[in-house]
RNA sequence: GCCUCGAUAGCUCAGCCUGGUAGAGCGAAAGUUUCGUAAACUUUAGGUCGUGGGUCCAAAUCCCACUCGGGGCU
Numbered sequence: 001g002c003c004u005c006g007a008u009a010g011c012u013c014a015g016c017c018u019g020g021u022a023g024a025g026c027g028a029a030a031g032u033u034u035c036g037u038a039a040a041c042u043u044u045a046g047g048u049c050g051u052g053g054g055u056c057c058a059a060a061u062c063c064c065a066c067u068c069g070g071g072g073c074u
Base pairs, nucleotide, nucleotide: 001073002072003071004070005069006068007067010026011025012024013023020057028044029043030042031041032040050066051065052064053063054062
């Protein structure tokens, strides 16, 4: 230098192909329960979807460039 995969909640990831309300588990907070704690159950909070543009009525999703990381080739 070229090819390829990845970046989404505090952590691990799904959703992307086929555009239409951003989700799960764990973790956190509150509550129920208990003499109390743990466990269990219920609820809540937590996201400019790596950055910047483009297309579109509408973009995590499609297109372009870039950044960072993994792998491969030379």

Transfer RNA from a Nitrososphaerota archaeon, 74 nucleotides, folded computationally. Its mean pLDDT, the model's own confidence on a scale to 100, is 85. Its Rfam family is "tRNA". The family's RNA type in Rfam is transfer RNA.